[in-house]
Molecule: transfer RNA
Organism: candidate division WWE3 bacterium UBA1401
């Protein structure tokens, strides 16, 4: 320098072949339970989907550029 893959909640990851309100587990906050802690139960908060642009009535999803990581080739 070139090809390919990945980037979604604090962490680990789903789903979608363009439209339901973007979800789960762990973590976290509150409450209940306990003398207290742990466990367990209930409820909540947390995401402009790596950044920008384009196409479209509508983009996390399609196209382009860039960034970061991984991998192969040189």
């Nucleotide at each position: 320098g070139g090809g390919c893959c990945u980037g979604u909640a604090g962490c680990u990851c789903a789903a979608u072949u363009g439209g339901c309100u973007a979800g789960a587990g762990c973590g976290u906050u509150g409450c209940a339970u306990u003398c207290g802690c742990a466990u367990u139960g209930c409820a909540g908060a947390g995401g402009u989907a790596g950044g920008g642009g384009g196409u479209u009535c509508g983009a996390u999803u399609c196209c382009c550029c860039c960034c970061a990581g991984g991998u192969c080739c040189a």